[in-house]
Molecule: Bacterial RNase P class A
Organism: soil metagenome
RNA sequence: GAGUCGGCCGGAUGGCCGCGUCCGGGCCCGCAAGGUGACCCGGCCGAGGAACGUCCGGACUCCACAGGGCAGGGUGCUGGGUAACGCCCAGUCGGGGUGACUCGCAGGAAAGUGCCACAGAGAACAGACCGCCGAUGGCUGUCUUCCUUAGGGAGGCAGCACAGGUAAGGGUGAAACGGUGCGGUAAGAGCGCACCAGCGCCGGGGGUGACCUCGGCGGCUCGACAAACCCCACCCGGAGCAAGGCCGAGCAGAGGGGAUGGGCUGCCCGCCCGCCGAAACGCCUUCGGGCGCAAGGUGCCCCUCGGGUAGGCCGCAAGAGCGGGCGAGCAAUCGUCAGCCGAGAGGGAUGGCCAUCACGGGGUCGCAAGGCCCCGUACAGAAUCCGGCGUACAGGCCGACUCAC
Numbered sequence: 001g002a003g004u005c006g007g008c009c010g011g012a013u014g015g016c017c018g019c020g021u022c023c024g025g026g027c028c029c030g031c032a033a034g035g036u037g038a039c040c041c042g043g044c045c046g047a048g049g050a051a052c053g054u055c056c057g058g059a060c061u062c063c064a065c066a067g068g069g070c071a072g073g074g075u076g077c078u079g080g081g082u083a084a085c086g087c088c089c090a091g092u093c094g095g096g097g098u099g100a101c102u103c104g105c106a107g108g109a110a111a112g113u114g115c116c117a118c119a120g121a122g123a124a125c126a127g128a129c130c131g132c133c134g135a136u137g138g139c140u141g142u143c144u145u146c147c148u149u150a151g152g153g154a155g156g157c158a159g160c161a162c163a164g165g166u167a168a169g170g171g172u173g174a175a176a177c178g179g180u181g182c183g184g185u186a187a188g189a190g191c192g193c194a195c196c197a198g199c200g201c202c203g204g205g206g207g208u209g210a211c212c213u214c215g216g217c218g219g220c221u222c223g224a225c226a227a228a229c230c231c232c233a234c235c236c237g238g239a240g241c242a243a244g245g246c247c248g249a250g251c252a253g254a255g256g257g258g259a260u261g262g263g264c265u266g267c268c269c270g271c272c273c274g275c276c277g278a279a280a281c282g283c284c285u286u287c288g289g290g291c292g293c294a295a296g297g298u299g300c301c302c303c304u305c306g307g308g309u310a311g312g313c314c315g316c317a318a319g320a321g322c323g324g325g326c327g328a329g330c331a332a333u334c335g336u337c338a339g340c341c342g343a344g345a346g347g348g349a350u351g352g353c354c355a356u357c358a359c360g361g362g363g364u365c366g367c368a369a370g371g372c373c374c375c376g377u378a379c380a381g382a383a384u385c386c387g388g389c390g391u392a393c394a395g396g397c398c399g400a401c402u403c404a405c
Stems, first nucleotide, its partner, number of pairs: 001403009011357007019046002022043005027037001028035002048379001052390002055388005060240004072236005077091005092106001093104004107231002112229002114225001116223001129170002131166003136163002138160010178196006197221002199218008244314004253305006261273003281299006321340002324337005358377008
């Protein structure tokens, strides 16, 4: 100088005003015990590293539930941690980096099915487009020889590239069925052999294990995709604090009870007075000539009851808590000792201004140290709680390590 990891802070102090829970006092109600608030005064406390997203996992609550299986969903190298996890730690393997280090949805494709665009002849027990060959068969020519009338037979050589052979070379493609060499062949080819690479099997050694390593055997060479179906192993009941519990106006419901006397008036409507009582009287139907009495119904009033709305209280802040010491462990984490208490709303508080300082940036003066002025200080914000992950973030601090000079 360039980098790689890890940890931490995320404005400080003071003043003024404002907001919320709680505590104390006042005011108010009540004889008192005590109660109440949307009032006043004082005091304590009052967001975060992510309170965020609500993506995983749990606690808690209610509902469901013999046991096992199927279906469905999730997870997926190994070992450990944890209440649990898809998280964390330590490793293995593979990729990247000179390195510190980092990334990985990392089981099975040799159980079965499926799929592999475009290009290409051929894309999965493959394929013949160009090229190579054409040993063998075919056709043509020619030579030799035999039978011999035409003609034919046998053999050799040459040609054609018709049948066909060939996966070495070219070309296409993300991918073309191991690589190099020698042999082999008509040309070729694991066709054979040597070495290398991979795979499988067997054995030895190391490791808890993933796996590593050594040796031998087998020409076995077997493509990719499981974030396609599927197979294997393990895990999973549902809904959520508007969960849920307690108390409980009003309205509606059920049961029970109540309804009197006198005066005025011809009678009715109506009016007046009074008594009992917890309170409150009328109407309709039936019976009856009427008064009156009775029965039933209905509304009204009172009492009781269960469910339960509004509303109130709890859940709800001492917990898988916090930061220390010691111990175990490479670590995550665990154990133990003493200490600490740090928001709890319910239309939902946690804010604003000023001063000084700090930090960063810019301008200006100065040789410089430095002075002066201006601007900025993020992301965001509790709502049942906890463990993670992911994402956002002005600016700054500390530690360890690597490479180059």